A computed fold for a 75-nucleotide RNA from a Bacteroidota bacterium, annotated as transfer RNA. The prediction has a mean pLDDT of 81. It matches the Rfam family "tRNA". It is annotated as a transfer RNA. Taxonomically the source falls in Bacteroidota (Bacteria, Pseudomonadati).
């Protein structure tokens, strides 16, 4: 220094490729209900504008540039 992947709530993951929009689903959280009490179970509420700027376009987690930050790997 090259190439090639990965960044989405507290923690994990779908969506990108074919742009359409209140970003879903698990664990976890916190409230009720149940239970002599906790556990389980059972409803319900919160919590991300998608790594960080710009562009493109009516419209962008998705396309496109440039950075940041992990990893593989070639030298």
């Nucleotide at each position: 220094g090259g190439g090639c992947c990965c960044g989405u709530a507290g923690c994990c993951u779908a969506g990108c490729c074919u742009g359409g929009a209140u970003a879903g689903g698990g664990c976890g959280a916190u409230a009720g209900c149940c239970u002599u009490c906790u556990a389980a179970g059972c409803u319900a509420u919160a919590g991300a504008c998608c790594g960080a700027g710009g562009g493109u376009u009516c419209g962008a987690a998705u396309c496109c540039c440039u950075c940041c930050g992990g990893g593989c790997u070639c030298a």